[in-house]
RNA sequence: UAUUGUUAACGCCAAACUUAUUGCGAAAUAAGGACGGAAAGCCAUGGGUCUCAUGCAGAUCGCCAGGUUGCAUGC
Numbered sequence: 001u002a003u004u005g006u007u008a009a010c011g012c013c014a015a016a017c018u019u020a021u022u023g024c025g026a027a028a029u030a031a032g033g034a035c036g037g038a039a040a041g042c043c044a045u046g047g048g049u050c051u052c053a054u055g056c057a058g059a060u061c062g063c064c065a066g067g068u069u070g071c072a073u074g075c
Base pairs, nucleotide, nucleotide: 005075006074012037013036017032018031019030020029021028022027035062041068042067043066045065046064047063048060049059050058051057052055
């Protein structure tokens, strides 16, 4: 220095729920709010689940896997 595991620090993200808006809908965005997270950052590539106006259509990465990027103390 790099990688992996673990462990800290400063911090980070933010479930359910509520309000407003958008959408046929799943859901998304913003504010509040914290169940949790060590990539709960990003990508819809594979699988799963969900939606409907049933398509080479959408949603979900905080469902699993994969890809890719990032911060950092000690061991």
Predicted 3D model of a 75-nucleotide RNA (c-di-GMP-I riboswitch aptamer) from Sulfurovum sp.
It was read from a public genome assembly, where an Rfam model found it.
Its mean pLDDT, the model's own confidence on a scale to 100, is 83.